[in-house]
RNA sequence: AGAUCCCGUGCGGGAGAGUCCGAGCCCCGGCUCGGCGCCGAAGGAGCAAAUCCUCCCCGGAACCUCUCAGGCACCCGAACCGCACGGGUGAG
Repeated sequence: AGAUCCCGUGCGGGAGAGUCCGAGCCCCGGCUCGGCGCCGAAGGAGCAAAUCCUCCCCGGAACCUCUCAGGCACCCGAACCGCACGGGUGAG
């Protein structure tokens, strides 16, 4: 001086699905509760093959599945991607 990889922070991009019905409150923008209907990309849960000489067991991912949670005007959030910074690792 430093590739790669991991984590965090900031900025930018970032989908889906009824603001449907009823009730209450209200500053009359909207909010809360209940019902049914839906969405999957916070989180959570589940599993295949590869994997070793053979068998068994264990392990074994997801934007795949489930929909517990979350969400279904806007906002927030949002997996993932890009850039910058900080920390760790440390090939050469």
This is a predicted structure of a 92-nucleotide RNA (Glycine riboswitch aptamer) from Actinophytocola oryzae.
It matches the Rfam family "Glycine riboswitch aptamer". Rfam's curators write: This family represents the bacterial glycine riboswitch.
The coordinates come from a structure-prediction model, not an experiment, and the mean pLDDT is 75.
The RNAcentral record of the sequence draws on Rfam.